[in-house]
RNAcentral holds the sequence, with entries from ENA.
Predicted 3D model of a 420-nucleotide RNA (Bacterial RNase P class A) from a bacterium.
Its Rfam family is "Bacterial RNase P class A". Rfam describes the family as follows. Ribonuclease P (RNase P) is a ubiquitous endoribonuclease, found in archaea, bacteria and eukarya as well as chloroplasts and mitochondria. Rfam classes the family as a ribozyme.
């Protein structure tokens, strides 16, 4: 001093003050509404009114991807499907998480990375190129035999042997030697590696070592089907509870209307030679009464509408309340663990509302950067100007994961350069 790598802390936070706002909660004041029969006193509610006091966003409050509490459904128990999850031990409400290890791989290291169970159950697939991608495979080569050509070396055509050599490829399935053979070729043997099996030792245990055996050498991919073991009910704070309006619907009850008399359609039945008459049922006009309720109005009259009015019960909408923030809670000490974690005392109460609040100006002083200027300096100090941010917004809560982010800061480690 530059790379690198692992943990940590902090994140409008650089300090202190003025001052304008904004939500939440508490106390007094004052104003408004209902209710106790008016008043006087009281109770409940509100205020986009004042005053005082107290609180007010994240390390991710994000993604909503795992997972547990709460709420409601649904449930004898078992079994299938479906999903997940996969080396051990621990830890914890629980987990796909956190730690300790164990095994594999990467990188000089520091350190990092693994869905890390079964491919000797079964089925599937394995681009290109390459004969051949399997318990496969004869291109080339090598060898053996038969016919032929040739004086002969060897040359052609046929039939077979061979995984030693080459070539293809990510992969052709152990090496390396001797032996053996026409040539080979675990075919045999020694030595090595590896896998299955038997057995010892150490460990809780993943697994490690150590001895014996079997020529067994059997490609890879199971975040491909699938097999083995575990482990899961379903929906979510719009969960769910209570109060509960207007206005429409539903039940139960009570009161009033629906008279008469003219006319006009239409219809239907009798009467007659069609346009008539007549009696009935239905819509509608008008005039006379007879109205229960309603505008008008302090109150009675009058004047107007008038056919429906009024009371209780129930359901269910708006809206309101509760759930809702004291918790696997922060903090600090102390005791057990390598540690994740637990446990024991002492202190704190720290957003909770409605699609949703925290912002904005100034003023000193700090930190930093740029220019100038002084001072005998790897430094320091006056002046003047910038800059002090970025990701990002609680919405039932809480324990993770994972992605975004830096005005930063601090520590341990490896590793280079370069001067002593």
């Nucleotide at each position: 001093u530059g790379g690198a790598c692992g943990g940590g802390g902090c994140g409008g936070a650089g300090a202190u003050g003025a001052c304008c706002g904004c939500c939440c909660c508490g106390g007094c004041g004052c104003c408004c509404g209902c209710c106790c029969c008016c008043a006087a006193g009281g109770g409940c509610g509100g205020g986009c009114c004042g005053c005082c006091g107290g609180g007010g966003a994240g390390g991710a409050a994000a993604g909503u991807c795992c997972g547990g509490g709460c709420u409601c459904c649904a449930c004898a128990g078992a079994g299938c499907a479906g999903g997940g999850u996969g080396c051990u031990g621990g830890c914890u409400a629980a987990c796909a998480g956190c730690c300790a290890g164990g095994g594999g791989g990467g990188g000089c290291a520091a350190c990092c990375c693994c869905a890390c169970g079964g491919a000797a159950a079964g089925u599937g697939c394995c681009a290109c190129a390459g004969a051949a991608a399997g318990g496969a495979g004869a291109c080339c080569g090598c060898c053996c035999c038969g016919c032929u050509c040739u004086c002969g070396a060897g040359g052609g055509c046929g039939g077979g042997g061979u995984a030693a050599g080459g070539g293809u490829g990510a992969a052709a399935g152990g090496g390396u030697g001797c032996g053996g053979u026409a040539a080979g070729a675990g075919c045999g043997c020694a030595c090595c590696a590896g896998u299955c099996c038997c057995g010892g030792u150490g460990g809780u245990g993943a697994c490690a070592c150590c001895g014996g055996g079997a020529g067994c050498u059997a490609g890879g991919c199971a975040a491909a089907c699938c097999c083995c073991a575990c482990c899961c009910g379903g929906a979510g704070c719009a969960a769910g509870g209570c109060c509960a309006a207007a206005u429409a619907g539903g039940g139960a009850g009570g009161c009033g209307c629906u008279g008469u008399c003219c006319u006009u359609c239409c219809g239907g039945c009798a009467g007659g030679c069609c346009u008539c008459u007549g009696c009935c049922g239905g819509a509608g006009g008008g005039g006379c009464g007879a109205g229960a309720g309603g505008g008008u109005u302090g109150c009675u009259c009058g004047c107007c509408c008038g056919a429906g009015c009024c009371u209780c019960c129930g359901g269910g909408u708006a809206g309101g309340c509760c759930g809702c923030u004291a918790g696997a809670g922060g903090c600090g000490u102390c005791g057990g663990g390598c540690a994740a974690c637990c446990g024991g005392c002492g202190u704190c109460c720290c957003a909770g509302a409605g699609a949703a609040a925290u912002g904005a100006u100034c003023a000193u002083c700090c930190u930093u950067c740029c220019g100038g200027c002084c001072u005998g300096u790897u430094g320091g100090g006056c002046c003047g100007g910038g800059a002090g941010a970025a990701c990002a917004g609680a919405a039932c809560c809480c324990g993770g994961c994972u992605u975004a982010c830096g005005a930063u800061c601090c520590c341990c480690u490896u590793u280079g350069a370069u001067g002593c």